RNA sequence: CCGUGCUAGGCGGGGAGCUAGCGGUGCCCUGCACCCGCAAUCCGCUUUAGCGGGGCCGAAUUCCGCCUUCGGCCCGAACGGUUCGUGGCAGCCCCGGGUACGGGGCGUCGAUGGUUGGGUCCCGCGCGACGUCGGACCGUGAACCCCGUCAGGCCCGGAAGGGAGCAGCGGUAAGCGGACCCCGGCGGGUGCCGCGGGGAUGCCUGGCCGGAGCCGCCGGCCCGGGUAGCGCUCGGGUUGUUCGUGGUCAACGGCGGAUGCACGG
Numbered sequence: 001c002c003g004u005g006c007u008a009g010g011c012g013g014g015g016a017g018c019u020a021g022c023g024g025u026g027c028c029c030u031g032c033a034c035c036c037g038c039a040a041u042c043c044g045c046u047u048u049a050g051c052g053g054g055g056c057c058g059a060a061u062u063c064c065g066c067c068u069u070c071g072g073c074c075c076g077a078a079c080g081g082u083u084c085g086u087g088g089c090a091g092c093c094c095c096g097g098g099u100a101c102g103g104g105g106c107g108u109c110g111a112u113g114g115u116u117g118g119g120u121c122c123c124g125c126g127c128g129a130c131g132u133c134g135g136a137c138c139g140u141g142a143a144c145c146c147c148g149u150c151a152g153g154c155c156c157g158g159a160a161g162g163g164a165g166c167a168g169c170g171g172u173a174a175g176c177g178g179a180c181c182c183c184g185g186c187g188g189g190u191g192c193c194g195c196g197g198g199g200a201u202g203c204c205u206g207g208c209c210g211g212a213g214c215c216g217c218c219g220g221c222c223c224g225g226g227u228a229g230c231g232c233u234c235g236g237g238u239u240g241u242u243c244g245u246g247g248u249c250a251a252c253g254g255c256g257g258a259u260g261c262a263c264g265g
Stems, first nucleotide, its partner, number of pairs: 001265006009057003012030004020046005034054005062258006071249004075244011087232001089231001091230002093226007101219003104215003113209008121198006127191002130187006137178004146171004154163003
């Protein structure tokens, strides 16, 4: 060095996740690589690797180290979605004030303005209406303690005569009722009324002066204030995309190294 038979070993690996930890099932990457049973309200293990059964290869198609970097995870940044908070803050929105740039309206049938009267406002008085009370008016209204007249009867007197007085009749008081015409008092959510005084100049209106402007109704613009619905500012959570000579693990690939026993030639 070659042949035969063995043994160790191999017949995929990795990332995140789960877990006290490890491996597996499930997910993802790599890229092609024996089979059957088990496993997420998990399965199997307890220290190097799934457990149980079967098959194949077998010291190279095995093992170790380094490099590379697919991909995952972490961190950071930018941008976007969504959600929560923060601040009246460019804007939308709301309120107030101003401005004749545009639209519209009023104005030589006379604008704004000025002046002078009246009304609207306040006070007092009068008149009227209304309400209420009283008077007056009408009716009624007293067994006796109201009035008049008082039959009969009664009392006094010798008589003439005198007196009190019931019923009846007539009247009247308080009271009760009526009528609202008259008179008076009082009242006010009273009046197309009258008189006097005051005040305000805001609104309406008449006269006069004067001779061309006036009105914020709509839009625009300016100033001030409000608001937290939208937007904006600042911040937090979550999610997506992109980026990073960032960190970590790292498949495929590359390079280097290591590897047993027996017999025979």